[in-house]
Small-subunit ribosomal RNA, 5' domain from an uncultured bacterium, 535 nucleotides, folded computationally. The prediction has a mean pLDDT of 82. Rfam family: Bacterial small subunit ribosomal RNA. Rfam links the family to the GO terms ribosome and structural constituent of ribosome.
Context: one part of a larger RNA
RNA sequence: GAUGAACGCUGGCGGCGUGCCUAAUACAUGCAAGUCGAGCGAACGGACGAGAAGCUUGCUUCUCUGAUGUUAGCGGCGGACGGGUGAGUAACACGUGGAUAACCUACCUAUAAGACUGGGAUAACUUCGGGAAACCGGAGCUAAUACCGGAUGAUAUUUUGAACCGCAUGGUUCAAAAGUGAAAGACGGUCUUGCUGUCACUUAUAGAUGGAUCCGCGCUGCAUUAGCUAGUUGGUAAGGUAACGGCUUACCAAGGCAACGAUGCAUAGCCGACUUGAGAGGGUGAUCGGCCACACUGGGACUGAGGCACGGCCCAGACUCCUACGGGAGGCAGCAGUAGGGAAUCUUCCACAAUGGGUGCAAACCUGAUGGAGCAAUGCCGCGUGAGUGAAGAAGGUCUUCGGAUCGUAAAGCUCUGUUGUUAGAGAAGAACACGUGCUAGGUAACUACUAGCGCCUUGACGGUAUCUAACCAGAAAGUCACGGCUAACUACGUGCCAGCAGCCGCGGUAAUACGUAGGUGACAAGCGUUGUCC
Repeated sequence: GAUGAACGCUGGCGGCGUGCCUAAUACAUGCAAGUCGAGCGAACGGACGAGAAGCUUGCUUCUCUGAUGUUAGCGGCGGACGGGUGAGUAACACGUGGAUAACCUACCUAUAAGACUGGGAUAACUUCGGGAAACCGGAGCUAAUACCGGAUGAUAUUUUGAACCGCAUGGUUCAAAAGUGAAAGACGGUCUUGCUGUCACUUAUAGAUGGAUCCGCGCUGCAUUAGCUAGUUGGUAAGGUAACGGCUUACCAAGGCAACGAUGCAUAGCCGACUUGAGAGGGUGAUCGGCCACACUGGGACUGAGGCACGGCCCAGACUCCUACGGGAGGCAGCAGUAGGGAAUCUUCCACAAUGGGUGCAAACCUGAUGGAGCAAUGCCGCGUGAGUGAAGAAGGUCUUCGGAUCGUAAAGCUCUGUUGUUAGAGAAGAACACGUGCUAGGUAACUACUAGCGCCUUGACGGUAUCUAACCAGAAAGUCACGGCUAACUACGUGCCAGCAGCCGCGGUAAUACGUAGGUGACAAGCGUUGUCC
């Protein structure tokens, strides 16, 4: 000098940061991932309207139609992002620089072509049954942008031939043959055997984005760790993968690594950075950003463009809970919060107004991401606790050589100010949108739809907050540590090697500037001192 700090004493305010470093210990409760009815059948609900009946002639009841709407289920997209933690990992994990002629990429963008014709189920629902529950089984019915055929058909795949090129395996292009897809969809417009717009769909190519794999170099300690290795090292063939490869298997060979430190053990997430230092270097890896790994412990796959998946599934284990003892349920290292551990670390708050994300044509819904507020002097920065004047150098305290000195212009008194505070009043920026509506242009053979621009309308959690104005009162706001030397700052009393101090030297045994108290002084200041850690 620094700190995610803690402890002691003290404590007025604001802005901006930061806040379980220990038990990756166990978790009560609530919330943290949904959305789409413009994909589908169905159920609920019932506006308006029509008809009938009754009579208390303007009400009630019944029947039909059934709009806007709501949603359990099937289906689509998203739950692989965002958020947390650092247990493991000494490794192509990370950093940096390359390679892929060995690869994948949903949504998005561009270009080209297409969207023809059929079929069978199943949930929901009804009914029956089992079970304490979780839930499960049988029978019957039904739909789709769910599922499955056929046609068309590509530069993808296989075979054959040719040209050009390269960096070894090889790559690019062209020609011929075989062979493979779709939603027949939804909502609109219209001049309705149809045409057409938007969204969605299929195929191919390219882009963008995101990933995957391989390689060079760098990356802690111990040699009181010296040998390690059988899928081990290489080859052939096959399988597998998006893809190369002992990745896996069969066969063959006997190799491969190591004193330039293999193997083993211990420790540890890595980096941008942070901190210290003139630098070189040393230490650290909190917050923020990039990458990796993990999600009660261990293992496994399914779905999917993407996972071997924190709030998905299955198995085993430990633990907790429910039970009718037959069987079931759970996973805060998400946000709050609880217990425990500890020197020690916060609210079971508000809002989707902004930014971002998911779904949706949209309105919108969801979002403990995020934006905010709360708590803590935990840190940095800023402000205040008054300013001017005031000598009878008051009273009082302390010291004294008893003359005085000092606290000290300090106080009182007088004159001001009102930062902050209190009260009252005014009161933001953060808001750009989207939807709707009007106009203009594009669009279309034309009209709509649709797209773009402009005008109007509309939206604030924070918050009646920041800020501004007025009034009022010096009123409500200073401590902590030190004073022997290092090291700025000294006297008196008490104690008497006691009590005690101490970072080092050391001090204390009767005149202690070193212990305790008082007065004075010095330093810093809403903090000060101590302790821990690093340079």